[in-house]
Context: one part of a larger RNA
RNA sequence: GGCGUAUGGAGGAUGUCUUGGCAUCAGAAGGCGUUGAAGGGCGUUGAAAACUGCGAUAAGCCCGGGGGAAUUGUUAUACAAGUAGUGAUCCCGGGAUUCCCGAACUGUCAUGCACUGAAUACAUAGGUGUGUGUUCGCAAACACAGGGAACUGAAACAUCUCAGUACCUGUAGGAAAAGAAAGAAAACUCGAUUCCGUCAGUAGUGGCGAGCGAAAGCGGAAUAGCCCAAACCGGGAGGAUUUUCCACCCGGGGUUGUAGGGCCUUUCAUAUAGGAGUUACAAAAGACACGGUAGUGGAAUCCAUUUGGAACGGUGGAACCAUAGAAGGUGAGAGUCCUGUACGCGAAACCGUUGUCUCUCCUGAGAGGUACCUGAGUAGGUCGGGUCACGUGAAACCCUGACUGAAUCGACGGGGACCAUCCCGUAAGGCUAAAUACUCUCUGAUGACCGAUAGUGAACAAGUAGAGCGAUCGAAAGAUGAAAAGAACCCCUGCUAGGGGAGUGUCAUAGAACCUGAAACCAUACGCCU
Numbered sequence: 001g002g003c004g005u006a007u008g009g010a011g012g013a014u015g016u017c018u019u020g021g022c023a024u025c026a027g028a029a030g031g032c033g034u035u036g037a038a039g040g041g042c043g044u045u046g047a048a049a050a051c052u053g054c055g056a057u058a059a060g061c062c063c064g065g066g067g068g069a070a071u072u073g074u075u076a077u078a079c080a081a082g083u084a085g086u087g088a089u090c091c092c093g094g095g096a097u098u099c100c101c102g103a104a105c106u107g108u109c110a111u112g113c114a115c116u117g118a119a120u121a122c123a124u125a126g127g128u129g130u131g132u133g134u135u136c137g138c139a140a141a142c143a144c145a146g147g148g149a150a151c152u153g154a155a156a157c158a159u160c161u162c163a164g165u166a167c168c169u170g171u172a173g174g175a176a177a178a179g180a181a182a183g184a185a186a187a188c189u190c191g192a193u194u195c196c197g198u199c200a201g202u203a204g205u206g207g208c209g210a211g212c213g214a215a216a217g218c219g220g221a222a223u224a225g226c227c228c229a230a231a232c233c234g235g236g237a238g239g240a241u242u243u244u245c246c247a248c249c250c251g252g253g254g255u256u257g258u259a260g261g262g263c264c265u266u267u268c269a270u271a272u273a274g275g276a277g278u279u280a281c282a283a284a285a286g287a288c289a290c291g292g293u294a295g296u297g298g299a300a301u302c303c304a305u306u307u308g309g310a311a312c313g314g315u316g317g318a319a320c321c322a323u324a325g326a327a328g329g330u331g332a333g334a335g336u337c338c339u340g341u342a343c344g345c346g347a348a349a350c351c352g353u354u355g356u357c358u359c360u361c362c363u364g365a366g367a368g369g370u371a372c373c374u375g376a377g378u379a380g381g382u383c384g385g386g387u388c389a390c391g392u393g394a395a396a397c398c399c400u401g402a403c404u405g406a407a408u409c410g411a412c413g414g415g416g417a418c419c420a421u422c423c424c425g426u427a428a429g430g431c432u433a434a435a436u437a438c439u440c441u442c443u444g445a446u447g448a449c450c451g452a453u454a455g456u457g458a459a460c461a462a463g464u465a466g467a468g469c470g471a472u473c474g475a476a477a478g479a480u481g482a483a484a485a486g487a488a489c490c491c492c493u494g495c496u497a498g499g500g501g502a503g504u505g506u507c508a509u510a511g512a513a514c515c516u517g518a519a520a521c522c523a524u525a526c527g528c529c530u
Base pairs, nucleotide, nucleotide: 001529002528003527004526005525006524007523008522009521015515016479017478020450021449022447023446024445025444026443027442028441029439030438031138032137039101040100041099042055043054044053046079049075050074051073061095062094063093064092065091066090070083071082072081107136109133110132111131112130113129114128115127116126142173143171144170145169146168147167153160157207183190184189194221195220196219197218198217204212205211225431226430227429228375232252233251234250235249236248238246239245240244257409259374260373261372262370263369264368265367266366267365268364273363274362275361276360277359285358286357287356288355289354290352291351292350293349295345296344297343301318302317303316304315305314306313319336320335321325327339328338329337380404381403382402383401384400385399386398390416411426412425413424414423415422466473467472486514489501490500491499492498
């Protein structure tokens, strides 16, 4: 020096555990804000710090309800001073208070009125004052709209793709959007929209490359339809004007494709009836029921013995409950010890949905004639673009920047260039629940999800400590023991650190650097080899 064995040190793997996460399902909720939010700052307890709560009335004040013995939040004990059966602490509902910053406001925007008031006479712009407001800011995703990439793929790259994606902006709702055919189709046609499955990787499209990629139909989910404009009638108050006309406001009327409506003529009908309703189609309030926000009742096992520190384990014996043998806890596997569980019950106050009642609203059909109405800078066209699965193509349909520009039911649009026939529909106004999307958040349940280098970045004073001028980046860190019983007292030492006795405890090689305690590495003892 090497190897081996043993005993230790060091280290913190492994095992076991779980306060925390992750995911899914169901229900609820889907907003907060100038009555000052979200988020912060600073304070606030007898007492220093952090967290939590609260706001100069400051771990709280008042009222109502629940509850029933302790209590003055946590780390976190002890002390001090208190509170409480005249019901505290605690839980729920309502109210009061709520410093400073923050939209942050003595403001902005919109709008009404009044007063003023330029160039410029009247006026207008502007100014001032005042009233009103779903105005502003925040918030996880979902929605619609306005803008809108590139990397990438095409094995390069330009059309193309990625992709109308990411991202930016605006706006709204609990959903949004869409929506009651100028539709889809081609048969005995269907009958608003949305979503799912299929159709189908089909028809197509495509430097016919890479790729992109339907629809009808069928099967389901869910279903709901309506209101204006106009013709015509009545009323009102204006303008031009000789009559007459023009535009405006209100009410009635009216709303469609087998065309419908108006107006005129005519026939029948009527409410002690029928129907509808607060989500569209008109709109308000109340009562009751139900549900939510605290709670509450809730069955039934003992003995002996054994192991053990401890029985909830083993053995022996005798039982019980069960609409409850889910789960968790208790000094080790507990239906009957505790919390619970099954099943019942419960609200002064506040909130919510649905149902019922009160209540509220509505009122017909036919025949003949007439040709008054049925959404105009619209439809369509040309040029330029865009969207449609469809890249200009034979390119329809849809949208529109420029220029144009109809018809009026004997009409107009569509059926993928275009024409005819035939069929389908009625544009140029509007509203509309459900089925669908999402989860910052609350409640409950579940898991062939994780178990501390995992699972959230965060099981711990975590978006903390820390880094950066800043935007931003961003950790590590869980476990004594059944119970602190957390080691009185003595010794070494510096009134250290650390250790040795003693004591506690089943165990202290469980001693706080604390469960288990692997390996690397170090030391000691012994053996063998060189």
This is a predicted structure of a 530-nucleotide part of an RNA (large-subunit ribosomal RNA, domain I) from a Thermoguttaceae bacterium. NCBI's taxonomy places the organism under Bacteria, Pseudomonadati, Planctomycetota, Planctomycetia, Thermoguttaceae. The prediction has a mean pLDDT of 82. The RNAcentral record of the full RNA draws on ENA. It matches the Rfam family "Bacterial large subunit ribosomal RNA".